This is a predicted structure of a 102-nucleotide RNA (Glycine riboswitch aptamer) from Sphingobium sp. SCG-1.
RNAcentral holds the sequence, with entries from Rfam.
The source organism's lineage runs through Bacteria, Pseudomonadota, Sphingomonadales, Sphingobiaceae and Sphingobium.
Model confidence (mean pLDDT): 77 of 100.
[in-house]
RNA sequence: GGGCAUGAUACGGGAGAGCGCCGUUGCAGACCUAGUCUGUGGCGGACACCGAAGGAGCAACCGCCCCGGAAUCUCUCAGGUGACAAGGACCGUAUCAUGGGC
Numbered sequence: 001g002g003g004c005a006u007g008a009u010a011c012g013g014g015a016g017a018g019c020g021c022c023g024u025u026g027c028a029g030a031c032c033u034a035g036u037c038u039g040u041g042g043c044g045g046a047c048a049c050c051g052a053a054g055g056a057g058c059a060a061c062c063g064c065c066c067c068g069g070a071a072u073c074u075c076u077c078a079g080g081u082g083a084c085a086a087g088g089a090c091c092g093u094a095u096c097a098u099g100g101g102c
Stems, first nucleotide, its partner, number of pairs: 004099010018047001021045011048081003054077001055075003061069003
């Protein structure tokens, strides 16, 4: 110095599952008799569903004295479920930092 490994940052890609139901409320419109309906937002609830933030469990496997580490598997506490937005494991590129061996 190059490559490799780990971490951080930036950019790009990135799935799945309710256009559902109930209650309450704001705005706009329609009807015209004071209430109903339609559209669109906020809040709350119940049920159903998803798994790729996080979390938990088992395990191939690895280390190994005791024991420990370990997934895109499993669970669904958390999170999420029209579109938009946000989030998103993981992948790629760039920069920075650290690191043992060659």